[in-house]
RNA sequence: GUCGGCCGGGCCGCCGCCUCAGGGUCCUCCCUGGGGAGGAACGUCCGGACACCGCAGGGCACCGUGCUUCCUAACAGGAAGGCGUCGGGAGCCGGAAACGGCCCCUGGCGACGGCACGUGCAACAGAAAGCAAACCCGCCGAUGGCUGGCGCUCACGCGCUGGCACAGGUGAGGGGUGAAAUGGUGGGGUAAGAGCCCACCGGCGCGGCCGGCGACGGUCGCGGCCAGGCAAACCCCACGGGGUGCAAGGUCACGCAGCGUCCGCCCAGGCUCCGGCCUGGAAAGGGUCGCCCGCCCGAGGACGCGGGUAGGCCGCUCGAGGCCGUCGGCGACGGCGGUCCCAGAUAGAUGGCGGCCCACCGGGGGCGGCGGCGACGGCCGCUCUCGGGGACAGAAUCCGGCGUACAGGCCGGC
Numbered sequence: 001g002u003c004g005g006c007c008g009g010g011c012c013g014c015c016g017c018c019u020c021a022g023g024g025u026c027c028u029c030c031c032u033g034g035g036g037a038g039g040a041a042c043g044u045c046c047g048g049a050c051a052c053c054g055c056a057g058g059g060c061a062c063c064g065u066g067c068u069u070c071c072u073a074a075c076a077g078g079a080a081g082g083c084g085u086c087g088g089g090a091g092c093c094g095g096a097a098a099c100g101g102c103c104c105c106u107g108g109c110g111a112c113g114g115c116a117c118g119u120g121c122a123a124c125a126g127a128a129a130g131c132a133a134a135c136c137c138g139c140c141g142a143u144g145g146c147u148g149g150c151g152c153u154c155a156c157g158c159g160c161u162g163g164c165a166c167a168g169g170u171g172a173g174g175g176g177u178g179a180a181a182u183g184g185u186g187g188g189g190u191a192a193g194a195g196c197c198c199a200c201c202g203g204c205g206c207g208g209c210c211g212g213c214g215a216c217g218g219u220c221g222c223g224g225c226c227a228g229g230c231a232a233a234c235c236c237c238a239c240g241g242g243g244u245g246c247a248a249g250g251u252c253a254c255g256c257a258g259c260g261u262c263c264g265c266c267c268a269g270g271c272u273c274c275g276g277c278c279u280g281g282a283a284a285g286g287g288u289c290g291c292c293c294g295c296c297c298g299a300g301g302a303c304g305c306g307g308g309u310a311g312g313c314c315g316c317u318c319g320a321g322g323c324c325g326u327c328g329g330c331g332a333c334g335g336c337g338g339u340c341c342c343a344g345a346u347a348g349a350u351g352g353c354g355g356c357c358c359a360c361c362g363g364g365g366g367c368g369g370c371g372g373c374g375a376c377g378g379c380c381g382c383u384c385u386c387g388g389g390g391a392c393a394g395a396a397u398c399c400g401g402c403g404u405a406c407a408g409g410c411c412g413g414c
Stems, first nucleotide, its partner, number of pairs: 001414007009357007017036008038392001042403002045401005050245004062241005067081005082112001083110007091102004113236002118234002120230002135175003138170003143167002145164008183201006204223008249314004258305006266281006285297004321340008358390001360388011371376001
């Protein structure tokens, strides 16, 4: 330095908060005892449990996952492997060296199915980026064109042999561009060239055999150089996926409103603009004191029903649980045995003050060592003293992961 694991202030005193059990009292207060945040409680990214809603079955769409096997309740997580890629190290071979090759060990990284279907993309540079294309230097100029010589012919013309580099051919030769430009060596072939053809090597594909559960590896044979890259581009293939979340959901239910049943809303006189009003008596019920009498008020009252707001309670914390031992497994993990109970708040308890100590930081003093010829003052260690001082962050249904934040310290591997 890196990887993995663990801790992440300690002790004491005083005053408080939440909760559970027991007791007193049962007003909901007091007493005693037990418990009271984290490795990430965080982000809410993934997976489940649980709850309600939806759902005959199938398909499309949409979303997710994507090398293999295993672990797990499940996963986009984990373990062990395969392959690719980037590094480190040991050995062997070749070489004068630089370096190259083979093989082994080890670490990091990898959304790591498919570019054969249909489509799309590639900035800049470059002639050209997907099937064609040609800027410069080359090669050729077979075919066509221009032209010289010779021969034949009466002539038109024909044949032979040169030249030019005009059209054109080549481009897979070289240069140059780029992340990427159609494999390498040798030979044949051609006018010149080219996997155009052949041999070997490399790569790819197919098939056989061998090893492995498998991904895959090894080996042999065949094939043609066709078919470049990108799927974290649409797409194709395989597999999986109903939605919403504890403010889920259940239960008790003040008051108000609704519905039903029962009781009462009466009697006499007078006035009237015919709606009622006044006086007296009666009255279900209510108040006054728990009851009776008395007194006062008096037109609505009593009971029930279902739904349900505020509010209370349940869900709620014992769970894929923690610790220890043992067995199986390379490992993730699993089996068995023992032991423990370890927050449940609801506007949100888990706090505040003081003292001592310990990491750590800063200032000053002393001693010792190292440096320098020296003045000197730099570094390291020990010690005394003064001051500061504890990271990231806090439950809210629970659990398994992932990701992110983290002062400082301890242990182990390389």